[in-house]
Context: one part of a larger RNA
Molecule: large-subunit ribosomal RNA, domain VI
Organism: bacterium
RNA sequence: CGGAGGAGACUUGAGGAGAGCUGUCCCUAGUACGAGAGGACCGGGACGGACGAACCUAUAGUGUUCCGGUUGUCGCGCCAGCGGCAAACGCCGGGUAGCUAGGUUCGGUAGGGAUAACCGCUGAAAGCAUCUAAGUGGGAAGCCCCCUCCGAGAUAAGGUCUCCCCUUCGGGCUGGCCGGCAGCCCGGAUCCCCUUCGGGGGAACCGGUCUCUGUCGGUCGGCUCGGGCUAAAGGCCCCUGGAAGACUACCAGGUUGAUAGGCCGGAAGUGUAAGCACGGCAACGUGCUCAGCUGACCGGUACUAAUCGGCCGUGCGG
Numbered sequence: 001c002g003g004a005g006g007a008g009a010c011u012u013g014a015g016g017a018g019a020g021c022u023g024u025c026c027c028u029a030g031u032a033c034g035a036g037a038g039g040a041c042c043g044g045g046a047c048g049g050a051c052g053a054a055c056c057u058a059u060a061g062u063g064u065u066c067c068g069g070u071u072g073u074c075g076c077g078c079c080a081g082c083g084g085c086a087a088a089c090g091c092c093g094g095g096u097a098g099c100u101a102g103g104u105u106c107g108g109u110a111g112g113g114a115u116a117a118c119c120g121c122u123g124a125a126a127g128c129a130u131c132u133a134a135g136u137g138g139g140a141a142g143c144c145c146c147c148u149c150c151g152a153g154a155u156a157a158g159g160u161c162u163c164c165c166c167u168u169c170g171g172g173c174u175g176g177c178c179g180g181c182a183g184c185c186c187g188g189a190u191c192c193c194c195u196u197c198g199g200g201g202g203a204a205c206c207g208g209u210c211u212c213u214g215u216c217g218g219u220c221g222g223c224u225c226g227g228g229c230u231a232a233a234g235g236c237c238c239c240u241g242g243a244a245g246a247c248u249a250c251c252a253g254g255u256u257g258a259u260a261g262g263c264c265g266g267a268a269g270u271g272u273a274a275g276c277a278c279g280g281c282a283a284c285g286u287g288c289u290c291a292g293c294u295g296a297c298c299g300g301u302a303c304u305a306a307u308c309g310g311c312c313g314u315g316c317g318g
Base pairs, nucleotide, nucleotide: 001153005164006163007162008161009160010159011158015150016149017148018147021049022048023047024046025045026044027043033038051107052106053105054104055103059101060100061099062098066094067093068092069091070090071086072085073084074083075082076081111145112144113143118138119137120136121135165317167228168227169226170225171224172223173222174221175220176219177218178217179216180215181214182213183212185208186207187206188205190203191202192201193200194199229315234312235311236310237309238254239253240252241251242250259305260304261303262301263300264299265298266297268294269293270292275288276287277286278285279284
């Protein structure tokens, strides 16, 4: 941008992609078969390998500062207690979430249809025979469906549900209807011309018709241009964030609020803080104390920050 107004959801499935593997053992059965040696089809069951997907309960890893220990040195005046550096954790022991595999769970199956080679039925040509010529049955890890994923730009652009918008003025062009006038047409009397005296032609006038043409006005529309009024449903910007993510997108939220932070409680991890007391010459030990501290986890709570706002999207739709 398109999908014939706009919008929010939910879908159909044209088409595409993926998957598709296989072994050993047991039963049937030491049966059929075979002199024996050996040893099945069919059917049923168990356990694996490789491959793949998802996941983190458990196992195992990582987890750059969550906790602890500790060496050297420097600093906070000293003790005590802490902190910095040791190449970007100094070293060491552990470790939540997340991310992972060697871990866990699951997958290939089964089923339907049409077939290949091949095996058949009926059966002529050709009194026989023949699976084939007419007709018809069976038959593959293969093909189509079935399973998983994408999928209406599938331009033949699909479907369902729900929601939203009911204004006005002017210009130009144009269509329908109504009316006025004029032309055209019809009729009439007057005047003029011609006349074979039957009539014919022309001018302005009056009346009629309104089929047609022109013009003017009214009314109802159409197309287009411009102005005023209006600004929906919904979306976006912006902001708080995220097991979503390169950006974007996607998802959860934005005070009618638990989106993030903080705080509170819990889980979980470290492993019993500091300080004081007691014991010991001391290193240190014991008690208060399964303490203290704690990132991501699970809940709760408006304390902080998502403020106030702006923009797009129109007016019923060839």